[in-house]
RNA sequence: GCCGGGGUAGCUCAGUUGGUAGAGCAGCUGAUUCGUAAUCAGCAGGUCGUCGGUUCAAGUCCGAUCUUCGGCU
Numbered sequence: 001g002c003c004g005g006g007g008u009a010g011c012u013c014a015g016u017u018g019g020u021a022g023a024g025c026a027g028c029u030g031a032u033u034c035g036u037a038a039u040c041a042g043c044a045g046g047u048c049g050u051c052g053g054u055u056c057a058a059g060u061c062c063g064a065u066c067u068u069c070g071g072c073u
Stems, first nucleotide, its partner, number of pairs: 001072007010025004019056001027043005049065005
């Protein structure tokens, strides 16, 4: 230099054909217990890497860019 994959909650990851962003773990509150753990119920947590475009509507489609991983030379 060229090609390809990834970037979404604190962490690990889903998100189908464009239509109100989710799960598990972690956190907080409550129940249970003599107490802890476990279990159960609930709550909170996100400008979907960034900028622009298309669209009534974008995590998803298009372009650029940043970062990371792998391959080729």

This is a predicted structure of a 73-nucleotide RNA (transfer RNA) from a Pseudomonadota bacterium.
Its Rfam family is "tRNA". It is annotated as a transfer RNA.
Taxonomically the source falls in Pseudomonadota (Bacteria, Pseudomonadati).
Model confidence (mean pLDDT): 82 of 100.